[in-house]
RNA sequence: GAUAAUGGCAAACUUGUUGAAAGGCAAGGACGCAAAGCUAAAGGGUCUAAGGUUCUGAUAAGAACGAAUGACAGCCUGGCUGCCGAA
Numbered sequence: 001g002a003u004a005a006u007g008g009c010a011a012a013c014u015u016g017u018u019g020a021a022a023g024g025c026a027a028g029g030a031c032g033c034a035a036a037g038c039u040a041a042a043g044g045g046u047c048u049a050a051g052g053u054u055c056u057g058a059u060a061a062g063a064a065c066g067a068a069u070g071a072c073a074g075c076c077u078g079g080c081u082g083c084c085g086a087a
Base pairs, nucleotide, nucleotide: 001084008033009032013028014027015026016025017024018023031074037080038079039078042077043076044075045072046071047070052065053064054063055062056061
């Protein structure tokens, strides 16, 4: 970064699986993507709340509080790496 070439990734949704959840993984599927490759222990942001504390309850279990150590790189900025290439 061009109405170029070769290729790539895969949102929603569906099925299966995993997880407390958010979410992840696999298959199908394409909304989009020039880094939609990596980095969440670079910063901000967002999501979840197992565990924790308190309360109720005979138990089983339930409710409230507050918040990552759990996630998201297809939310933003930064870092690292990388294919093709006309004028």
Predicted 3D model of an 87-nucleotide RNA (c-di-GMP-I riboswitch aptamer) from Paenibacillus nasutitermitis.
The RNAcentral record of the sequence draws on Rfam.
Its mean pLDDT, the model's own confidence on a scale to 100, is 84.